[in-house]
RNA sequence: CCAGAUGGCCGGAUGACUACCUUCUUGAGACGCAAGUCUUAAGGGGGAGGAAAGUCCGGGCUCCAGGGGAAAAUGGUGCCGGAUAACGUCCGGCGUGAGUAAUCAUAGGGACAGUGCCACAGAAAACAGACUACCCGAUCUCGAUCGGGAAAAGGUGAAAAGGUGCGGUAAGAGCGCACCGCGUUUUUGGUAACAAAGACGGCAUGGCAAACCCCACCAGGAGCAAGACCGAAUAGGGACAGCAUAGCGUGGUUGUACGUAAGUAUACACACGCGCAGUUUCUCCACUGGCUGUCCGGGUUGGUCGCGCGAGGUGUUCGGUAACGAACAUCCCAGAUGAAUGGUCAUCCAUCACCGCAAGGUGAGGACAAAACCCGGCUUAUAGGCCGUCUGGCUUU
RNA sequence: GCGGGCGUAGCUCAGCUGGUAGAGUACGAGCUUCCCAAGCUCGGUGUCGCGGGUUCGAAUCCCGUCGCCCGCUCCA
Numbered sequence: 001c002c003a004g005a006u007g008g009c010c011g012g013a014u015g016a017c018u019a020c021c022u023u024c025u026u027g028a029g030a031c032g033c034a035a036g037u038c039u040u041a042a043g044g045g046g047g048a049g050g051a052a053a054g055u056c057c058g059g060g061c062u063c064c065a066g067g068g069g070a071a072a073a074u075g076g077u078g079c080c081g082g083a084u085a086a087c088g089u090c091c092g093g094c095g096u097g098a099g100u101a102a103u104c105a106u107a108g109g110g111a112c113a114g115u116g117c118c119a120c121a122g123a124a125a126a127c128a129g130a131c132u133a134c135c136c137g138a139u140c141u142c143g144a145u146c147g148g149g150a151a152a153a154g155g156u157g158a159a160a161a162g163g164u165g166c167g168g169u170a171a172g173a174g175c176g177c178a179c180c181g182c183g184u185u186u187u188u189g190g191u192a193a194c195a196a197a198g199a200c201g202g203c204a205u206g207g208c209a210a211a212c213c214c215c216a217c218c219a220g221g222a223g224c225a226a227g228a229c230c231g232a233a234u235a236g237g238g239a240c241a242g243c244a245u246a247g248c249g250u251g252g253u254u255g256u257a258c259g260u261a262a263g264u265a266u267a268c269a270c271a272c273g274c275g276c277a278g279u280u281u282c283u284c285c286a287c288u289g290g291c292u293g294u295c296c297g298g299g300u301u302g303g304u305c306g307c308g309c310g311a312g313g314u315g316u317u318c319g320g321u322a323a324c325g326a327a328c329a330u331c332c333c334a335g336a337u338g339a340a341u342g343g344u345c346a347u348c349c350a351u352c353a354c355c356g357c358a359a360g361g362u363g364a365g366g367a368c369a370a371a372a373c374c375c376g377g378c379u380u381a382u383a384g385g386c387c388g389u390c391u392g393g394c395u396u397u
Numbered sequence: 398g399c400g401g402g403c404g405u406a407g408c409u410c411a412g413c414u415g416g417u418a419g420a421g422u423a424c425g426a427g428c429u430u431c432c433c434a435a436g437c438u439c440g441g442u443g444u445c446g447c448g449g450g451u452u453c454g455a456a457u458c459c460c461g462u463c464g465c466c467c468g469c470u471c472c473a
Stems, first nucleotide, its partner, number of pairs: 001393010012348007020047012049368001053379002056377005061223004066285005074219005079093005094108001095106004109214002114212002116208003131154002134149007162180006181203001182201008227305004237296007247274005254267005276289003298472002312331008349366001351364005398469007407422004416453001424440005446462005
């Protein structure tokens, strides 16, 4: 210098004028016994993002009345170890694959638990089989038929039942041997995945589980339009369906009816017991006892809370290879509700277009996109710029 | 904001237990008719929304992404 790999950061800056949202202080006014609330003026503070996005995962929070245990179904995850509130995320390592390398990719448990699939082609597609070709024997019409051997060669396919070489044989074959692969086992290293070395085995059923499935682990459901309160208005309405709350037994009280009375019958509420319902099911403790669903009709289209001190930000030190954790210091940093965070001008920065050999000049005009309960991730979009680290090649010293 | 569903021929749909994509209608050509319609015969029409992965092989299975559609306030 060229080519490439990879990590992190920023993503317009400053000033002036003028609007908007929120909050605090002060003044004035109104209401109120008061606490305080409302209106208005001035001043001060704060006011989008790295993805606020997609809504793909995980949590907090809220409701389903609360809590414990078990099982099934369904869904998800899947090498090993760690991080974390949790995760399908992240970090470190292992194996496999790609690359000369830096580095990158990787849903990567189980295919002797079972079931299923492998189209076309091919002789044969899964506890093997034999089309051509090879070898031996027999027969005869002398290049064919029959019987047997064998699975090396050809051809098909994504895949053909270990590979290469030597020996061996009628021809061949793990038939024998060497190396490689594979399986079993031992030792060593490692927390483990796994790796290395040795011994034995002649090879001992291919692939697909992002097919069903098996194994291990995880998960109750719904979601801030959750949910709570206030106000206003309406017809506190109607129809259908479901449930063993509409049920059963006992007790005593009260009322009513019958009866001269004893008493009998019935109704309402109460107590106790049984049963039933209240999360998909079962079970236990405790609690509750008209509730659920669909449709039609009516009213409202308001306000307050939830709602921002949080798994918070920044900095330093320490522990850890790292993800991350701990301690200390410091800061308070958007809360709107058809929804604020805008607009104009000036200078600079970067980009693009045109003119020019160049210096430079003229013009355009800021990438993706914008909170809506909040966090941790992932994925996707993104003009352009800045700071590193590493690899290969060439040249020069 | 939250939840759910769908993308296949010009249009409406099937195929989605993986094996190379069909039906109706529309379109084109021919036959029939004096001509038209109807009828009969034949034919073409496809990046299966897009990108990647698993597999020998993907419309189908998995992941990402784009577009479209539907439902959801409160009170009684």
Predicted 3D model of RNase P RNA and transfer RNA as a complex of 473 nucleotides. The coordinates come from a structure-prediction model, not an experiment, and the mean pLDDT is 76.